The RNA shown here (transfer RNA) has 69 nucleotides and comes from a chicken gut metagenome. The coordinates come from a structure-prediction model, not an experiment, and the mean pLDDT is 83. It matches the Rfam family "tRNA". Gene Ontology term of the family: triplet codon-amino acid adaptor activity. RNAcentral holds the sequence, with entries from MGnify.
[in-house]
C1' cells in the first nucleotide's frame, strides 16, 4: 500500500430508500421411539467512533483486530 469485519458458524446484500439465505438452535407434524424429510418460530442495531445526507450495512474521516504484499 490493498483486502476482509454483516445472525452462534459459513456469508449474500455492486444504483444510499425499512437487512436476507444456507447450516446450526427451539416448536409442530411424521414414527413404536431415534435419525432423516416437511412446516414454522427465535436469532443482527452491520469491528469501534465520528462526519455527509430526509434517509448510510453501502458514501467520507479516524481507529481496532485479522490477511497479503
Nucleotide at each position: 500500500u490493498g483486502g476482509a469485519a454483516u445472525a452462534g458458524c459459513u456469508u449474500a446484500g455492486u444504483u444510499g430508500g425499512u437487512a436476507g439465505a444456507g447450516c446450526a438452535a427451539c416448536g409442530c407434524a411424521u414414527u413404536c421411539g431415534u435419525a432423516a424429510c416437511g412446516c414454522g418460530u427465535a436469532g443482527g442495531u452491520c469491528g469501534u467512533a465520528g462526519g455527509u445526507u430526509c434517509g448510510a450495512g453501502u458514501c467520507c474521516u479516524a481507529u481496532u483486530u485479522c490477511c497479503a504484499g